A computed fold for a 74-nucleotide RNA from a Candidatus Omnitrophota bacterium, annotated as transfer RNA. Its mean pLDDT, the model's own confidence on a scale to 100, is 80. Rfam family: tRNA. Gene Ontology term of the family: triplet codon-amino acid adaptor activity. Rfam describes the family as follows. Transfer RNA (tRNA) molecules are approximately 80 nucleotides in length. The sequence was found in a public genome assembly.
RNA sequence: CGGGGCGUGGCUCAGCCUGGUAGAGCGCUUGCUUUGGGAGCAAGAUGUCGUAGGUUCAAAUCCUAUCGCCCCGA
Numbered sequence: 001c002g003g004g005g006c007g008u009g010g011c012u013c014a015g016c017c018u019g020g021u022a023g024a025g026c027g028c029u030u031g032c033u034u035u036g037g038g039a040g041c042a043a044g045a046u047g048u049c050g051u052a053g054g055u056u057c058a059a060a061u062c063c064u065a066u067c068g069c070c071c072c073g074a
Base pairs, nucleotide, nucleotide: 001073002072003071004070005069006068007067010026011025012024013023020057028044029043030042031041032040050066051065052064053063054062
């Protein structure tokens, strides 16, 4: 320098191909249960989908640029 992959709640990931309410597990908070803890049950909170633009009635999803990490080539 060129090419490719990944980036989404605190953590691990799904959803992207085929645009249409942002989800799961674990974790966290509260309550019930317990002498207490754990387990179990019920309820709840937590996301500007890496960033910035563009297309669209509508973008995590499509397009462009860019940042970080990793891999390959030179």